[in-house]
RNA sequence: AAGAGAUUAGCUCAGCGGUAGAGCUGUCGCUUUACACGCGAAAGGUCAAGUGUUCGAAUCACUUAUCUCUUA
Numbered sequence: 001a002a003g004a005g006a007u008u009a010g011c012u013c014a015g016c017g018g019u020a021g022a023g024c025u026g027u028c029g030c031u032u033u034a035c036a037c038g039c040g041a042a043a044g045g046u047c048a049a050g051u052g053u054u055c056g057a058a059u060c061a062c063u064u065a066u067c068u069c070u071u072a
Base pairs, nucleotide, nucleotide: 001071002070003069004068005067006066007065010024011023012022013021018055027041028040029039030038048064049063050062051061052060
């Protein structure tokens, strides 16, 4: 320098244009003499940023940022 991929909850990851989810962690409750396990509940997201397309965008297009890989 060229090309490819990734970016979504504290962590690991789903998510075919129609109100954003799971597991784990953490919090609270039940259970226990107590702890652990187990069960239940609630909480936690400006979907990396911006612009555009669309009735409607995490999803499509463009630009930017960060990271990874390949080639030179």
Record summary
Transfer RNA from Arachnomyces sp. PD_36, 72 nucleotides, folded computationally. The RNAcentral record of the sequence draws on ENA. The prediction has a mean pLDDT of 83. It matches the Rfam family "tRNA".